This is a predicted structure of an 80-nucleotide RNA (c-di-GMP-I riboswitch aptamer) from Clostridium vincentii. The source organism's lineage runs through Bacteria, Bacillota, Clostridia, Clostridiaceae and Clostridium. The model forms 95% of the base pairs in the Rfam consensus. The RNAcentral record of the sequence draws on Rfam. Rfam family: c-di-GMP-I riboswitch aptamer. From the family's description: GEMM was predicted in a large-scale screen for bacterial structured RNA regulatory elements. The prediction has a mean pLDDT of 81.
[in-house]
RNA sequence: UCCGAUCAAUAGCAAACUUAUCGAAAGGUAAGGACGCAAAGCUAAAGGGCCUUUCAAUUGAAUGGUAGCCAGCUGCCGAG
Numbered sequence: 001u002c003c004g005a006u007c008a009a010u011a012g013c014a015a016a017c018u019u020a021u022c023g024a025a026a027g028g029u030a031a032g033g034a035c036g037c038a039a040a041g042c043u044a045a046a047g048g049g050c051c052u053u054u055c056a057a058u059u060g061a062a063u064g065g066u067a068g069c070c071a072g073c074u075g076c077c078g079a080g
Stems, first nucleotide, its partner, number of pairs: 012037002017032006035068001041073003047070002049066003053062003
């Protein structure tokens, strides 16, 4: 200098729920709040799954969503 499991350390994020608000809905945003997370950072026209709504009835098609479902990309520290 590089790699780097584990234990740590410095930091970070924020489930359910409540209030307000946007939305037809799924769900989103803000505040409170912490179930948890080594990627709970980013990506929804790179892929799969799931959810909403409409059409179809045919096994599908279309609109919107979910990254804390899988996944892809990137990243902090690191005794020994």